SAM riboswitch aptamer (S box leader) from a soil metagenome, 101 nucleotides, folded computationally. The prediction has a mean pLDDT of 86. The sequence is in RNAcentral, with records from MGnify.

Formats: sequence, C1' cells, structure tokens
RNA sequence: UUAUCCAGAGUGGCGGAGGGACCGGCCCGUCGAUGCCACGACAACCUACCGACGCGACGUCGGCAAGGUGCCAAGUCCGGGCAGGUCUUCCUGCGAGAUAA
Repeated sequence: UUAUCCAGAGUGGCGGAGGGACCGGCCCGUCGAUGCCACGACAACCUACCGACGCGACGUCGGCAAGGUGCCAAGUCCGGGCAGGUCUUCCUGCGAGAUAA
C1' cells in the first nucleotide's frame, strides 16, 4: 500500500494470577484462565499441484490442502475518535486494531 474481518474450528501436558491490544463497559479466571509446549482441528491469504475459459507470457474462476502464515470464548465481545445521513436510539463511510500478500 492492497484485500479481508456477522462463517468456522479443542484435547492433553507445564505453570500459577491475572486476562480479553488501549480507555470505559461487560465478560473469562484457583471448578486453574492468559501464556508456553505437543498433537489435533478450522480456514483458504500466498506457494505448489489439478481443471475450465481466454491463442499465449499470463489472467479470471473453480478445486485440492503438500508447503509458508493465520486461527480454534463472546461479531474485531460491545462502545470509543472523525465525517455524513431520513441524525437522542439508529445507519453508512473513514479512523483504530488484527491477519495476509
């Protein structure tokens, strides 16, 4: 910079107090969370491979899941800051954050 973020997917071991990015809320957690490790799953962004179409470099679409990532409480857990709208509630876009290339 570009794309996506209302879907999906857990067991065991270690360890022992906070954790869910930040702030507020609301949750999770000694019936052991967060984290780390192993294995397993989910997904399909990239690579590889397969198929269709286009003459073709290559591109688009579909498939596969071997490799590189990611991910497996809650919609990115909800809201936040800015702008706009049929504007108290609400909706849309941007921003913030996360992931991939």